[in-house]
RNA sequence: UUUGAAAAAGGCAAACCCAUUGAAAGAUGGGGACGCAAAGCUUGAAGUCUAAAACCCAAGAGGUUAUGAUAGUUCAGCUGCCAAAU
Numbered sequence: 001u002u003u004g005a006a007a008a009a010g011g012c013a014a015a016c017c018c019a020u021u022g023a024a025a026g027a028u029g030g031g032g033a034c035g036c037a038a039a040g041c042u043u044g045a046a047g048u049c050u051a052a053a054a055c056c057c058a059a060g061a062g063g064u065u066a067u068g069a070u071a072g073u074u075c076a077g078c079u080g081c082c083a084a085a086u
Base pairs, nucleotide, nucleotide: 001085002084003083004082011036012035016031017030018029019028020027021026034072040078041077042076044075045074046073047070048069049068054064055063056062057060
């Protein structure tokens, strides 16, 4: 540097439940494990989700819209245990 998770030491924690928080999507903490070789960190690009505020209208359970969310959606950036090869 590349490849891999067979072994060894470990790590993280989906759905769901409880509490808190938020307009919502969601997030945080506890329980819990579907899975993960970066399921470690970072919103740079895209995708997806939500729409309080703002705007539009035919005034409604309407429409548009990210400054919100998603890193366990993809790419990207930074860092990293073990083994093998070079």
This is a predicted structure of an 86-nucleotide RNA (c-di-GMP-I-GGC riboswitch aptamer) from a Eubacteriaceae bacterium. The organism belongs to Eubacteriaceae, within Bacteria. Its mean pLDDT, the model's own confidence on a scale to 100, is 87.